[in-house]
RNA sequence: GAGUUUGAUCAUGGCUCAGAUUGAACGCUGGCGGCAGGCCUAACACAUGCAAGUCGAACGGUAACAUUUCUAGCUUGCUAGAAGAUGACGAGUGGCGGACGGGUGAGUAAUGCUUGGGAACUUGCCUUUGCGAGGGGGAUAACAGUUGGAAACGGCUGCUAAUACCGCAUAAUGUCUUCGGACCAAACGGGGCUUCGGCUCCGGCGCAAAGAGAGGCCCAAGUGAGAUUAGCUAGUUGGUAAGGUAACGGCUUACCAAGGCGACGAUCUCUAGCUGUUCUGAGAGGAAGAUCAGCCACACUGGGACUGAGACACGGCCCAGACUCCUACGGGAGGCAGCAGUGGGGAAUAUUGCACAAUGGGGGAAACCCUGAUGCAGCCAUGCCGCGUGUGUGAAGAAGGCCUUCGGGUUGUAAAGCACUUUCAGUUGUGAGGAAAAGUUAGUAGUUAAUACCUGCUAGCCGUGACGUUAACAACAGAAGAAGCACCGGCUAACUCCGUGCCAGCAGCCGCGGUAAUACGGAGGGAGCUAGCGUUGUUCGGAAUUACUGGGCGUAAAGCGCACGUAGGCGGCUACUCAAGUCAGAGGUGAAAGCCCGGGGCUCAACCCCGGAACUGCCUUUGAAACUAGGUAGCUAGAAUCUUGGAGAGGUCAGUGGAAUUCCGAGUGUAGAGGUGAAAUUCGUAGAUAUUCGGAAGAACACCAGUGGCGAAGGCGACUGACUGGACAAGUAUUGACGCUGAGGUGCGAAAGCGUGGGGAGCAAACAGGAUUAGAUACCCUGGUAGUCCACGCCGUAAACGAUGAUAACUAGCUGUCCGGGCACUUGGUGCUUGGGUGGCGCAGCUAACGCAUUAAGUUAUCCGCCUGGGGAGUACGGUCGCAAGAUUAAAACUCAAAGGAAUUGACGGGGGCCUGCACAAGCGGUGGAGCAUGUGGUUUAAUUCGAAGCAACGCGCAGAACCUUACCAGCCUUUGACAUCCCGCGCUACAACCAGAGAUGGUUGGUUCCCUUCGGGGACGCGGUGACAGGUGCUGCAUGGCUGUCGUCAGCUCGUGUCGUGAGAUGUUGGGUUAAGUCCCGCAACGAGCGCAACCCCCGUCCUUAGUUGCCAUCAUUAAGUUGGGCACUCUAAGGAAACCGCCGGUGAUAAGCCGGAGGAAGGUGGGGAUGACGUCAAGUCCUCAUGGCCCUUACAGGCUGGGCUACACACGUGCUACAAUGGCGGUGACAGUGGGCAGCCACCUCGCGAGAGGGAGCUAAUCCCAAAAAGCCGUCUCAGUUCGGAUUGUUCUCUGCAACUCGAGAGCAUGAAGGCGGAAUCGCUAGUAAUCGCGGAUCAGCAUGCCGCGGUGAAUACGUUCCCAGGCCUUGUACACACCGCCCGUCACACCAUGGGAGUUGGGUUCACCCGAAGGCGUUGCGCUAACUCGCAAGGGAGGCAGGCGACCACGGUGGGCUUAGCGACUGGGGUGAAGUCGUAACAAGGUAACC
Repeated sequence: GAGUUUGAUCAUGGCUCAGAUUGAACGCUGGCGGCAGGCCUAACACAUGCAAGUCGAACGGUAACAUUUCUAGCUUGCUAGAAGAUGACGAGUGGCGGACGGGUGAGUAAUGCUUGGGAACUUGCCUUUGCGAGGGGGAUAACAGUUGGAAACGGCUGCUAAUACCGCAUAAUGUCUUCGGACCAAACGGGGCUUCGGCUCCGGCGCAAAGAGAGGCCCAAGUGAGAUUAGCUAGUUGGUAAGGUAACGGCUUACCAAGGCGACGAUCUCUAGCUGUUCUGAGAGGAAGAUCAGCCACACUGGGACUGAGACACGGCCCAGACUCCUACGGGAGGCAGCAGUGGGGAAUAUUGCACAAUGGGGGAAACCCUGAUGCAGCCAUGCCGCGUGUGUGAAGAAGGCCUUCGGGUUGUAAAGCACUUUCAGUUGUGAGGAAAAGUUAGUAGUUAAUACCUGCUAGCCGUGACGUUAACAACAGAAGAAGCACCGGCUAACUCCGUGCCAGCAGCCGCGGUAAUACGGAGGGAGCUAGCGUUGUUCGGAAUUACUGGGCGUAAAGCGCACGUAGGCGGCUACUCAAGUCAGAGGUGAAAGCCCGGGGCUCAACCCCGGAACUGCCUUUGAAACUAGGUAGCUAGAAUCUUGGAGAGGUCAGUGGAAUUCCGAGUGUAGAGGUGAAAUUCGUAGAUAUUCGGAAGAACACCAGUGGCGAAGGCGACUGACUGGACAAGUAUUGACGCUGAGGUGCGAAAGCGUGGGGAGCAAACAGGAUUAGAUACCCUGGUAGUCCACGCCGUAAACGAUGAUAACUAGCUGUCCGGGCACUUGGUGCUUGGGUGGCGCAGCUAACGCAUUAAGUUAUCCGCCUGGGGAGUACGGUCGCAAGAUUAAAACUCAAAGGAAUUGACGGGGGCCUGCACAAGCGGUGGAGCAUGUGGUUUAAUUCGAAGCAACGCGCAGAACCUUACCAGCCUUUGACAUCCCGCGCUACAACCAGAGAUGGUUGGUUCCCUUCGGGGACGCGGUGACAGGUGCUGCAUGGCUGUCGUCAGCUCGUGUCGUGAGAUGUUGGGUUAAGUCCCGCAACGAGCGCAACCCCCGUCCUUAGUUGCCAUCAUUAAGUUGGGCACUCUAAGGAAACCGCCGGUGAUAAGCCGGAGGAAGGUGGGGAUGACGUCAAGUCCUCAUGGCCCUUACAGGCUGGGCUACACACGUGCUACAAUGGCGGUGACAGUGGGCAGCCACCUCGCGAGAGGGAGCUAAUCCCAAAAAGCCGUCUCAGUUCGGAUUGUUCUCUGCAACUCGAGAGCAUGAAGGCGGAAUCGCUAGUAAUCGCGGAUCAGCAUGCCGCGGUGAAUACGUUCCCAGGCCUUGUACACACCGCCCGUCACACCAUGGGAGUUGGGUUCACCCGAAGGCGUUGCGCUAACUCGCAAGGGAGGCAGGCGACCACGGUGGGCUUAGCGACUGGGGUGAAGUCGUAACAAGGUAACC
C1' cells in the first nucleotide's frame, strides 16, 4: 500500500496478501564452473580403524632389523651361532608433552557472559640480569629364577643404572624473625681439542630478581518470562581469634552480636550457554546466537582426590550407579558431545578418502617422528556468483494445433530453408603458481688457544607437491550434448474453448462449483522467473496492531462507585552556593573477522587481500553553570489560619404533629359489595359495602416542589430542640510553598441478601386460588409469607452514569435561576457591577460522526487508573475476603472473519400526525343453504394433453373438445420425410372412376397443361434418388426478446448546475395553505428541467353552419300507408364550428392560490364516460401465439391414420343460471327502444305441422330489404299451498346441423314433477341514469352459451361521519431488518464431533525436611604391626621420620517416612464450542405486542 464487516458511507478493529530472509525440508525438473555450507531431532547406543606422542645427546640395556667382525656346518653361496663394536631400537627407568589442539551446548538467569575498573596472587616452556652447580649415600624397574590366575594382572627371591630418590656442604638480592638470629638448592649429557690435569662450545640443572604472555580473585553496570511465586535467610549478616589457600574472603572452625536480602521484585517456578555478530527495518526497534572468532560449561551418570607450573583432567586414576562385552563363574574390560563410519530417532544433513607438500602444534641439539589440527579430494542445485543451451537472415505469413461472427485470427520469424560462430561439455597436446626450506660445498662474521665444533649471514650445487589427468593456453570436430517450473476471478502481470454440474474438486484472504465456470480438470494462447521453479515451515517488515520515536479511554475495547492518605512522581518568586544530572574539550579502552568507504588480486562476479572510517558504549580527567536536583537566606501571588455574616431535604440523636390506610367497639341501614377487557376466586342476611362516632397500631410525610438546594459519592424532603461537618461572601491580621496527584493501604458506599433481638398498618418475592390461553409454572384479579421499619453486626456490589479520574492555567458571547457583597439614584416589582453554584443556546477549536463548547469532549502541564478483534469468559484453577450467598484477582485450549460505533437511504412497526379510496359506516341487492351449468382440486384411468395457484389461478389460455381441433392414450403405417433450400435423373401433373383396407395407404384405368425462348433449352409443377438438412405443442419463462397481469389512474419518480456534508447522501421534492393531483400560491440555498398529473384525442349532453338520400314532414296537394309531388323548417344523419374560463357578483382566505354561496346558462367548478398506465416491484405469467440462446430426439420425443380420451365421479372449492313465489305465476291485450349482423348469408310473404321445423318463395351486398317478436308494462284470474310456485330428473315421440349426435350436441311435443319456504360462521358488488330489474344484439360457430363483449327500457335508497377493519400517499419517529417482518433472532431438549474444568484414585518427574546407611577420598587422631638412606651407637639396638592398619568428623549413591510442586491417565460428571432444512416454545430487535436493560 491492497483485499475483507455495509444496500451504500465514514471511522474503529481484527484477519489476510504483496517484500526481504533461511544450516532448511518436500514436489517437478536439471548443462558447466567458482566460492561457501552440510544431524537444528536422541548430551540416544555404538562394531571397526585412526585422532598424543617423543627423546638412545638422561639411564640400565639388546627382544626384532641392518652393517661389520668372528665361529660352526660347509661348494663360490646358504644356514646356524657369537660379539652392543656400529646404525638403530621392542619392553623398561627417567624427562617433557598428554591442562594445547579437536568436539558438544546437557547444565547454568549468575561461581556465567559483556563493558569498564581493582588488589591480596601464581606462572612450566620463552627473554633479560645476578649468583651457583662441591662432596656423598641407599634403593628400584628392566633382567634372571620361581610361583598364583582362564584372563586381566600379580606374588616371592636375587642383580643393576640414571638428568629417578635421599642426606651433608655452601646461603643472599630469598623466607621467617622475639631483630639476637634461624632456615632453604642443584644434574648432568653431547661435540671439539688435550700434555689426560684439563680447556672450550652447545644443551640441560639450582637460587634470586625482572619482563612478556597466561591464569586465579574482587567490584560496578548491563544481560529472559511469570506476583495465579511476597516474604527469604542460620554459616545466615557482621565482628574477634585460629586454621586453610598461590592469593583476599564464613573459604572453614570456635566464641560474640542479631543481623542480611526484598515491590528499584528477594525467594520460588519455567525457559536459556553468553558475546563479536546475523536477519529484518527509513530509523528506533524486533527476532536469532548455524558456519568464523572470544569467553564459559561439559566429556556414560553422580562423587572424589592424585600428579603437576597448570586439571579436580574427553582418548588419566579411585569409588558408587546404569548399560554393554569377555569369563574356566572365582573375576575382569569399556565409555566417538575427536575423524570417518553403524544402528536408532527424524521432514532432514556427506567418505569407514589422500597427505603431512603447505600453515600450525608436541618431543628432540638436529635429522626426523607424531599430528582425522590442518591442507586437499569425494557426495549434495543447500545457498551466493558467473557462463551456456546458439547468431544473422528468412512471409508462401507453410503444415499442424487452437479459436472463430466462417470472413478470418493466433501460435509466428517462430519453424523449415540459407549463411555463420564454437563459449561450456568432448578429444589431443602444452603447462604455471602454491617451495620457503632441509641437506651439502665454498666464503665470511661471532665464539674460542683454535684455521676445530657450533651459531649467524652470503653464494653455488642438490632438492621436497597430497591436490594433480591442477589452473591456464593451443589445436580438432560439429548447432552439434544442454529448459524447466509455477501462474493467468480480485488483491496481482497474464483469456479463450471443451469436459464436469454444490459432483469431482480449488482456496493465502474474499470466495468459486447446483448445465453457458476467464476460479474445478484438460487444451490452445498469454504473463512471470529461469538451472531452477513452486509448496511448506521460520524470522522481521508492512503492523502507528504495545505507539520512546509513534496510539487511545462520552457512544467503537478502555476512568477504579467515592473520598482520605503512605511510598513514589511532579512542583511558586528572589539571591548566593555546589557540580549529582546536563553540556564541551582531552586521554584510555571498545580483540580480530564482519558492515560501510577507497584501492588491489582471481578474465568478471561471488570470494579474497590492503588501508581507512565506524563500533552511536564504558572509564578517567579538565572546564562551563542557563535549567533540574542538593544546601543556605529571604518573599507572598499557591495553600492554610483568624474575624464577622447569611443560605441550605448536609449528618447524628431525642421529642412532637396532622391527613390517609387497616383493624377493633358502638350506632344507622339493607342486599349486595368487590374486582375486570369481560369474569371468577373473595367478603356479605351470623348484617357486608355505605355512613357516623370513639379507640388502637405501624409506616410514609400530600400541597409548598422548581433542569431549586445540600453532600465526596451512595444519598438527603412534616415540625421542634441539642450536637456537628462542609462550602460561600466580606475583611484586617498571621504562617511562609506548608502544594498537587496518589501504587499498596484505610474509610464511606443504593437496593437486595445474611445473623441476633424487636416491630409489622400498608405494600409485597415465594406460595395458593380465580381468570386468560393451544399451553400460561406469566402479564390481569383475590389472598398472602419472608422482606420492607428499628437497634447492633456483616455483605461491598449496581446502566454506583455526565457511561466523561483529580488538580492548575488559558481561550468570543447571550440568556434563565439559587446564595452572598458593593455602588448609584427617581428608594423601586429599580439600574449597574462583583464573587460562588446550577441550567439553556451558541463562536473559534476539537470530534468518525453524533455532539462538546469557560461546568470542554478546546489549548497546555502534572500524577493516577484502564484498553489492545469477537466468542470461550469476567468463566475455570489457584490465592485473598465472607456465616453463607458470593465478591475480588484472573487465564488457556478451542472456534470465527468478523464482532462493534456513528451517520445515510430504504423497508417495516399490534409508533405518531395529516390525507385519500364503496375501506368502514348509512343503504340496496347478492354469494355461502337447493337444483343445474361451468372451471379447479382430488380421485380414477390406457389416456383422462398442457399451462394458470392469495389478492393478481379457478365461465382463466378456450370468441365455443362429437371427427377435425388435439398437443394425450391404444393400435396400424411412413422415414430426406406433411413443410423449406440446394444437387442429380425423369416428364409429366392436376383431375376423375374402380378395387382392397378401419383408414392412412396401396393397386388398376381414363385423361391431358401453363410461361419465356437465341428453339439448344430454361422456369413453374410433379415423381424417383443422394446427402447436407427438415421436423419437435420435447426441457429450461431461473438464459431471453416481445406481450401481459399487479401495486395503480396511486401521485409519484428523477436529472443538470449550484450549495451543504470527510462520505454514503442531503437540498430542490421539506414547511404554511390548497387541490382529484409534486394541482396551484406563498415562503425557503436553491435555480431550472424531464417522465408522470392535467390538457391536447374519441363518445354523450346545448346551439350554429354546411349537406339533404335510403332519413324527416310544419305548411300545400295526394295515398290504405311520408305512399307520391313538394320541401329540408324540425328530427336525424355526418363534417366543421361555438360554448365553461372560478369569467361575473357577494363572502372567506395573507390582498395569493383556492373554497363557499348566488346570478346567468343546455351544462358550474375535472359536466358524464372512454382511450391513455411514470421510475420501478413481484427471478409475477407466457419457450403451448410468435421469435430466440443452450441442451435433448433423429426408422423417432418427427409424420400420417382409425378408434378412444380431454365430457370419468365417494368428494371439496370458486364463478354463474333458475328458484323458493302474489312487487308473483298463468291467460289475454298489444304500446314504446337502441346497439348491431346479413350472400355457402339474413330471409319477408304463402302453405303444412300442436311445436322444433319443413316445402315453396319476393327483397336485400343494406339509414332502402331481412333478422325483429322487444321485455318489463296494462287487463283478468289464481289466494299462501311444496301450490296454477319451482323446474331438476326420467320415460317416450320427434326436429335441426353435420360424413357421423353411442361414448358426447342443441331444440320441440306429451308425460314425469326432485331439492328448494330467502339460506350458519363468513363474505361480495354498488354513490345516479348508478344499484336493482327487463329484454335485445354480436363475436366464435356446420351445430352447440346460464359464459364473454355490447345495446337500450323501467329506475331507486343512503352517505352523520373517519373511531374502527383493509389498501394507499406525505411528513415524522424507533429499528439488532437490507433476500428488507413471509425479516431477524433466543434458550432448553435430542444426535454427532472437538477441546476443556471437577473427579474416587493411579503412574511418573522435580524439590524439600527428618532419620538410617556411610564407598572412594583428603583431613584429624592413633599407630602395639612393619620400616633402605638421616642420626646416636664398635655392635646389638635406639631415636627422628615414614608405611600398613584402627578410630573419628565430613560426604556421593542408597533406604524409610512426611510435606510441597508438576505432568500423564481416569469410571462418572459440569458447562463450552461447532454442526443439515430435528423438537418445544417466542425471550430480544417496532411501544416486538407486559418498554428494555443493570
The RNA shown here (small-subunit ribosomal RNA) has 1494 nucleotides and comes from an uncultured bacterium. The sequence is in RNAcentral, with records from ENA. The prediction has a mean pLDDT of 85. It matches the Rfam family "Bacterial small subunit ribosomal RNA". Its family is annotated with ribosome and structural constituent of ribosome in the Gene Ontology.